RNA sequence: CGCGGGGUAGAGCAGUCCGGAAGCUCGUUGGGCUCAUAACCCAGAGGUCGCGGGUUCAAAUCCCGCCCCCGCUA
Numbered sequence: 001c002g003c004g005g006g007g008u009a010g011a012g013c014a015g016u017c018c019g020g021a022a023g024c025u026c027g028u029u030g031g032g033c034u035c036a037u038a039a040c041c042c043a044g045a046g047g048u049c050g051c052g053g054g055u056u057c058a059a060a061u062c063c064c065g066c067c068c069c070c071g072c073u074a
Stems, first nucleotide, its partner, number of pairs: 002072006010026004020057001028044005050066005
């Protein structure tokens, strides 16, 4: 250089194929329960969906360019 996979909440991931506006588990915060802690139950906070542009009424999803990570090949 070329090819393939990936980038979404603090962590790990789903959603992308087929556009309708973002969810799961853990963690975290408050409350309940308990003599107390853990477990369990209830509620909440936390997201420029890697960056920029385009298409569209509407983009995490489609198109173009770029950046970063992993692997393969030379």
The RNA shown here (transfer RNA) has 74 nucleotides and comes from a Lachnospiraceae bacterium. The source organism's lineage runs through Bacteria, Bacillati, Clostridia, Lachnospirales and Lachnospiraceae. Rfam family: tRNA. Its mean pLDDT, the model's own confidence on a scale to 100, is 83.